[in-house]
Context: one part of a larger RNA
RNA sequence: CCCUCGUUAAGGAACUCGGCAAAAUGACCCCGUAACUUAGGGAAAAGGGGUGUCUUCGUUGGUGAACCGUACAGGGGAGCCGACGGGGAUCACAGUUAAGAGGAUCAGGCGACUGUUUAGCAAAAACUCAUCACUCUGCUAAGUCGUCGACUAAAGACGAUGUAUAGGGUGUGACACCUGCCCGGUGCUGGAAGGUUAAGGGAAAGGGUUAGUUUGAGCAAUCAAACGAAGCCUAGAACUGAAGCCCCAGUAAACGGCGGCCGUAACUAUAACGGUCCUAAGGUAGCGAAAUUCCUUGUCGGGUAAGUUCCGACCUGCACGAAUGGCGUAACGAUUUGGGCACUGUCUCAACGAGGGGCUUG
Repeated sequence: CCCUCGUUAAGGAACUCGGCAAAAUGACCCCGUAACUUAGGGAAAAGGGGUGUCUUCGUUGGUGAACCGUACAGGGGAGCCGACGGGGAUCACAGUUAAGAGGAUCAGGCGACUGUUUAGCAAAAACUCAUCACUCUGCUAAGUCGUCGACUAAAGACGAUGUAUAGGGUGUGACACCUGCCCGGUGCUGGAAGGUUAAGGGAAAGGGUUAGUUUGAGCAAUCAAACGAAGCCUAGAACUGAAGCCCCAGUAAACGGCGGCCGUAACUAUAACGGUCCUAAGGUAGCGAAAUUCCUUGUCGGGUAAGUUCCGACCUGCACGAAUGGCGUAACGAUUUGGGCACUGUCUCAACGAGGGGCUUG
């Protein structure tokens, strides 16, 4: 010096990002116990008091001698072993004498709750959840797994020995009060008049080839050019032709979206009001410097001697907002933020002691 402990004057969080760590609390009995509340809770709320030993009295449980007795019944109650309660006495600094055994409280955020999770840096506000809603599915259900071996719908299995109060998917996330406007875009559902449209059907014109015909050259053999049937080959237009798309509707607890500028009231300020442009519609209720607020330590109030945090308001919401849920909420939480109480070596400021290392020598 390090590790693990013990004790500490006065102060008591002045330490620190933060009371991290430590201390404190602690058992049982009695008294007593607030706001709030979903009336169950909150609650061991909080806050007080008691606890050893001896003795005495009372109540009471068990057992039960002598004795009485009509003698296997019953009565009787001494003694012994406990429990609870009252009184008195007594010892120590200290009586759950050691050990083991909640710190408590106020006000917010988030999540209702119990539960689950990153085996090995995250336990949470994340996931789940009961609830609610939408959607698919009529039974050989939807959905999921499986799969070409001998075939045309593979067989088969789960769903389910279930049957729409069921099963699958998605979102939300107890409960209370609620959940506004927009269907223009994307998606989904429905529709079928028209447009577009594949394979297929359809077969016109064309092209190639040449029996032949015509023309030209040549005495002739023959050569060249043009046209060209049938067949074959090639090429295939019009027309016909489903779903889909275009189109027409519906649908937002589907994906999503929810404006700008200017003027105006008899102080000023502000604008109930008016004008105008754009939009599918222009954010309703509620909340709001918020886990969301940049400017910002916004402003005011509270708390402190002093408060970028905290609580209550205001609203100028850079950039809240209604099941991607909004706003509240008792209970709950190894959650998170702030305050005070108790308590302390966290600190002012360090000291002493114990054990084990380190270090030195052998």
Molecule: large-subunit ribosomal RNA, domain IV
Organism: Candidatus Omnitrophica bacterium UBA6215